The RNA shown here (c-di-GMP-I riboswitch aptamer) has 93 nucleotides and comes from Ureibacillus galli. Its mean pLDDT, the model's own confidence on a scale to 100, is 87. NCBI's taxonomy places the organism under Bacteria, Bacillati, Bacillota, Caryophanales, Ureibacillus.
RNA sequence: AGGCGCAAGGGGCAAACCUAUCGAAAGGUGGGGACGCAAAGCUACAGUUCUAAAGUGGGUAAAAAAUCCUAUCAAGGUGGCUGAGUUACCGUA
Numbered sequence: 001a002g003g004c005g006c007a008a009g010g011g012g013c014a015a016a017c018c019u020a021u022c023g024a025a026a027g028g029u030g031g032g033g034a035c036g037c038a039a040a041g042c043u044a045c046a047g048u049u050c051u052a053a054a055g056u057g058g059g060u061a062a063a064a065a066a067u068c069c070u071a072u073c074a075a076g077g078u079g080g081c082u083g084a085g086u087u088a089c090c091g092u093a
Base pairs, nucleotide, nucleotide: 003092004091005090012037013036017032018031019030020029021028022027035080041086042085043084045083046082047081049077050076055072056071057070058069059068
């Protein structure tokens, strides 16, 4: 230096849930709280997956429009889904 994380030491983060707030939603952020995590640090590049406001198609509607329903769709999310990139404490079975 790279690999590795059995042990040791110092620690770190924070699921669900509650609450406030932003958002159409998925979800994000703050506070509380710990299920867990050796990168559960950072990054939406690829895949997965979640949502579907707007758009488009169809239906509803005497006609038209509105309303409502339905299908599709990411420019929205998901890093604690996988891969990948990148940075790092302690050490060394």